[in-house]
RNA sequence: CCUCGACAAAGGCAAAACCGUCGUAAGGCGGUGACGCAAAGCUAUGGGCCCAGGACGCGUGUCCGGGGUCGCCAGGCCGCCGAA
Numbered sequence: 001c002c003u004c005g006a007c008a009a010a011g012g013c014a015a016a017a018c019c020g021u022c023g024u025a026a027g028g029c030g031g032u033g034a035c036g037c038a039a040a041g042c043u044a045u046g047g048g049c050c051c052a053g054g055a056c057g058c059g060u061g062u063c064c065g066g067g068g069u070c071g072c073c074a075g076g077c078c079g080c081c082g083a084a
Base pairs, nucleotide, nucleotide: 004082005081012037013036017032018031019030020029021028022027035071041077042076043075045074046073047072048069049068050067051066053064054063055062056061
């Protein structure tokens, strides 16, 4: 340094729910709160899923572009510690 991840150490993040707020919505932000997380740090690049609009078709699916989700998966970038 890389891989790896412990009944180690120091810490970190924060699900659901509630309150407030932004948004048509999905959902975001702040506070309370902890379900959990070795990247639950960043990134919308690929896929999935969600919202809303249009067109075709009419069982419902396909296409077009818009928005969201990184705590859905993968990729990229950065990173604490050092047992086996």

Source information
Predicted 3D model of an 84-nucleotide RNA (c-di-GMP-I riboswitch aptamer) from a Gemmataceae bacterium. Lineage of the source: Bacteria > Planctomycetota > Planctomycetia > Gemmatales > Gemmataceae.